[in-house]
RNA sequence: UUAGAUAUACAGAUGAUUGCGUGCAUAUGCACGAGGAAAGUCCGAGCAGUACAGAGUAGGAUGAUGGCUAACGGCCACCGGGAGUGAUCCUAGGGAAAGUGCAACAGAGAAUUACCGCAAAGAAAUUUGUAAGGGUGAAAAUGUAGGGUAAGAGCCUACGGCUAUCCAUGGAGACAUGGGUGUGCGUGUAAACCCCAUCCACUGCAAGGUAGACGGACACAAAAUGGUUACUCGCCAGUCUGUCGAUAACACCGCUUGAACCUAACAGCAAUGUUAGGUCUAGAUAGAUAAUCAUCUAAUACAGAACUCGGCUUAUGGAUAUGCUAACAGC
RNA sequence: GGCGGUAUAGCUUAGCUGGUUAGAGCGUCCGGUUCAUACCCGGAAGAUCAUAAGUUCGAUUCUUAUUACCGCUA
Numbered sequence: 001u002u003a004g005a006u007a008u009a010c011a012g013a014u015g016a017u018u019g020c021g022u023g024c025a026u027a028u029g030c031a032c033g034a035g036g037a038a039a040g041u042c043c044g045a046g047c048a049g050u051a052c053a054g055a056g057u058a059g060g061a062u063g064a065u066g067g068c069u070a071a072c073g074g075c076c077a078c079c080g081g082g083a084g085u086g087a088u089c090c091u092a093g094g095g096a097a098a099g100u101g102c103a104a105c106a107g108a109g110a111a112u113u114a115c116c117g118c119a120a121a122g123a124a125a126u127u128u129g130u131a132a133g134g135g136u137g138a139a140a141a142u143g144u145a146g147g148g149u150a151a152g153a154g155c156c157u158a159c160g161g162c163u164a165u166c167c168a169u170g171g172a173g174a175c176a177u178g179g180g181u182g183u184g185c186g187u188g189u190a191a192a193c194c195c196c197a198u199c200c201a202c203u204g205c206a207a208g209g210u211a212g213a214c215g216g217a218c219a220c221a222a223a224a225u226g227g228u229u230a231c232u233c234g235c236c237a238g239u240c241u242g243u244c245g246a247u248a249a250c251a252c253c254g255c256u257u258g259a260a261c262c263u264a265a266c267a268g269c270a271a272u273g274u275u276a277g278g279u280c281u282a283g284a285u286a287g288a289u290a291a292u293c294a295u296c297u298a299a300u301a302c303a304g305a306a307c308u309c310g311g312c313u314u315a316u317g318g319a320u321a322u323g324c325u326a327a328c329a330g331c
Numbered sequence: 332g333g334c335g336g337u338a339u340a341g342c343u344u345a346g347c348u349g350g351u352u353a354g355a356g357c358g359u360c361c362g363g364u365u366c367a368u369a370c371c372c373g374g375a376a377g378a379u380c381a382u383a384a385g386u387u388c389g390a391u392u393c394u395u396a397u398u399a400c401c402g403c404u405a
């Protein structure tokens, strides 16, 4: 210098004039006023309702270890596996020895088989033995060397590899390293069915409530009906059953002080937690923040809250940083 | 706000319990038949299976994410 990797913050600022929404006030003033994703609706919860519990089957979700959190399928650290020259990144990560399936084509053969080859017998066709060598294939019965054999084969031996288990060391742990034992060594696949472990009621602010607004109509049944998963059992109710609607329209509440935010110290590898101090920052409901001028600047892209919050995913502008990685060149 | 579905030649559609040639009709082009056209007969071409990643020996099919379109309900 070029190309990468990782991380952080910002999303314009200041002043003047005019114009919008909420609140408080009335010499017409003061304060506040869309996002990092507000988007997707992929997850989790707070909150509200179903009068009060429970068990089982079915169904669904998650899946190494340890921690954080209100919780999560999230985050942090770390182990195993994979990608990359590397900095780093991805991970749907329990079980194939509980069982059932699937593996086309090729190939002799894909849960037991023998094509070529090798050996023996035979005049030959052929028969018997074999699975070391060769073909096919994603995958063909653990690898190398030696012995042995008619020819071979873990058939035997030595050294390895995988696997089951035991011991020692290190580590909270997953696991790693080392050393033994085995009459272990016919594959893979569970984002195939399944088994194991853990968890799960439903509906959702258009939830729900007050007032309007007091009183009706119809239907079923004394064992019907209803109630908290789809079903079953159990339990409860005695009209707290179902349907219609003036139980409407409209108005108000819910509606913004919250698992909140900022700063500092301490603990921790970190996520995060504790303590102290400080701040109050939209609540619309045909739906609010725009226009002009001047200066500064890297300032523009993606793009507008509708109960709230914690995450994930997607879209996107320029800016900054690194005892980070690789290559080239110079000193 | 909530819930569900679709995407395969130019068009309409099968294929979805994973098997490597993705099938059919209409349309297009060529040839035949006919005085000529239509009809009819025969043949040919035409598909990154919406996009990307992953699982697997192998993906239209299984899983995840994204994109576009359609429907139901309040």
Stems, first nucleotide, its partner, number of pairs: 001327004005322004010317001012296007020033005035302001039313002042311005047204004054233004059200005065077004079093001080091004094195002099193002101189003115134002117130005142160006161185002163182008208253003216244004225237003260279008332404007341357004350388001359375005381397005
Two RNAs folded together computationally: RNase P RNA and transfer RNA, 405 nucleotides in total. It holds a member of the Rfam family "Bacterial RNase P class A". It is annotated as a ribozyme. The prediction has a mean pLDDT of 76.